[in-house]
Context: one part of a larger RNA
């Protein structure tokens, strides 16, 4: 050099995507503990004190218990209060060593914002553990039992030795508050009328042939099912949810009016957000200084309501911004031990 430990003077995140990595805490007792909260919880919140060893002390506590009672199948019995006596940790009190008493090992860093996702789980065996899945709940749908619904060519089987408070399948995904308009279009359900309309029934008119009976052809109305067309329901089916112009006694805005077009024009709530392009948006916090953070306005390029919207305590080897403590991460490197590399043999 390189790799595994180890110690470091001043500083202390200045490092870097990012305190990654390391350090810092760490057992046990007691003290004390805040916001918010589903009243369980947060919480081991935080933050503090103490702990070695020696010697006295006394009891209420625990053991063990002569002594004492009772009982017989008399024994080195067997059950009962448990006084007395020992014993033992907590407990007082004193002393006394070291720099240091959980003396070595083993043993939590904390706190505060915010997003996401309720949580506990699940997962890409070998680059993703997650905000992805699952969840219990919600809610739509099908299913009357020979169930629907799957497997099978069938017999049969699951479903279920169950019976709509079951059973299959599709979105959401605890919890609180809600969950808006729209049925035009695509889907589904429903509709004893019409309209289309296959095979098949009909069989007018006609053609070959024949002397003809008769035989073979061609086939016009007509009457024929689901489907489609038509009418109607249905969005916690798929889906979708406007422009343009004007106007109010400063200006600026537009409660208001005008029109155009739609099936209906985004409703509460959230908003530059895991969504905001212009953009480091514009104000406020933090910092000497902040493209991230955080709270705030709305000009939402291109949120928005079970493709669920907005909160939300508790959880998180999630993510993001900040402090406390701590440190070779770093200013800025140095030594130490041990391996390897390297030379020689």
């Nucleotide at each position: 050099c390189u790799c595994u430990g180890g110690u470091u003077a001043a500083g202390g995140a200045a490092c870097u995507c990012u305190g990654c990595a390391a350090a810092u805490u760490g057992g046990c007792a007691c003290c004390g503990u805040a916001a918010c909260u589903u009243c369980g919880g947060g919480a081991g919140a935080a933050g503090g004190u103490g702990u070695g060893c020696c010697c006295c002390c006394a009891u209420a506590c625990c053991g063990u218990g002569a002594u004492c009672c009772g009982g017989c199948u008399u024994g080195c019995c067997c059950g009962g209060c448990g006084u007395a006596g020992c014993g033992g940790a907590a407990g007082g009190g004193g002393g006394u060593c070291g720099c240091a008493g959980u003396g070595a090992c083993c043993a939590g860093g904390c706190g505060g914002u915010a997003g996401c996702g309720a949580c506990u789980g699940u997962u890409u065996a070998g680059c993703a553990a997650a905000a992805a899945c699952a969840c219990a709940g919600g809610u739509c749908u099908c299913u009357g039992c020979u169930a629907a619904a799957u497997c099978g060519u069938a017999a049969g089987a699951u479903g279920a030795u169950g019976u709509a408070u079951a059973g299959g399948g599709g979105c959401u995904g605890a919890c609180g508050c809600c969950u808006g308009c729209c049925c035009g279009g695509u889907g589904c359900c429903g509709g004893a009328a019409g309209g289309u309309u296959a095979a098949g029934a009909g069989g007018a008119c006609g053609u070959g042939u024949g002397c003809a009976a008769g035989c073979a052809c061609c086939g016009a109305a007509u009457c024929g099912a689901a489907g489609c067309c038509c009418c109607g329901g249905u969005a916690a089916a798929c889906g979708g949810c406007g422009g343009c112009c004007g106007u109010a006694a400063c200006u600026a805005u537009a409660a208001c009016g005008g029109u155009c077009c739609u099936a209906a024009g985004g409703u509460a709530g959230c908003g530059a957000a895991a969504u905001u392009c212009c953009u480091u948006g514009u104000c406020g916090g933090g910092u000497a200084a902040g493209u991230u953070c955080c709270g705030a306005c709305c000009u939402g390029c291109a949120c928005g309501a079970a493709u669920g919207g907005c909160g939300u305590a508790a959880c998180g080897a999630c993510u993001u911004c900040c402090g406390c403590a701590c440190u070779g991460u770093c200013u800025c490197a140095a030594c130490c031990a041990g391996g390897g590399a390297c030379u020689c043999a």